Predicted 3D model of an 87-nucleotide RNA (c-di-GMP-I-GGC riboswitch aptamer) from Desulfosporosinus shakirovi.
The sequence was found by an Rfam model in a public genome assembly.
Its Rfam family is "c-di-GMP-I-GGC riboswitch aptamer". Its family is annotated with cyclic-di-GMP binding in the Gene Ontology.
The source organism's lineage runs through Bacteria, Bacillati, Bacillota, Eubacteriales and Desulfosporosinus.
RNA sequence: UGCGAUAAAGGCAAACCUAGUGUGAACUGGGGACGCAAAGCCACGGGUCUACACCUUUAGAGGUUAAAGAUAGCCGGGUUACCGAAC
Numbered sequence: 001u002g003c004g005a006u007a008a009a010g011g012c013a014a015a016c017c018u019a020g021u022g023u024g025a026a027c028u029g030g031g032g033a034c035g036c037a038a039a040g041c042c043a044c045g046g047g048u049c050u051a052c053a054c055c056u057u058u059a060g061a062g063g064u065u066a067a068a069g070a071u072a073g074c075c076g077g078g079u080u081a082c083c084g085a086a087c
Stems, first nucleotide, its partner, number of pairs: 002087001003084002011036002016031006034073001040079003044076003047071004053064004
């Protein structure tokens, strides 16, 4: 340095509930733990999702697209980092 233990010290926080923001995907605060060795950070590539857009309509809604946006707990990539068993 790679690597990842029935080690040690810790860390993060899914679903759900709640308050708020946003057209929306989703995000933020509090509660809560499914899990995570980067479940720290970055939207560079791919994927997925979203309509203030378009078409249809019985005006309830259905469908198409994704400029722009979201997702890092979808994958890859970049970057930083605790510990020290085995190899």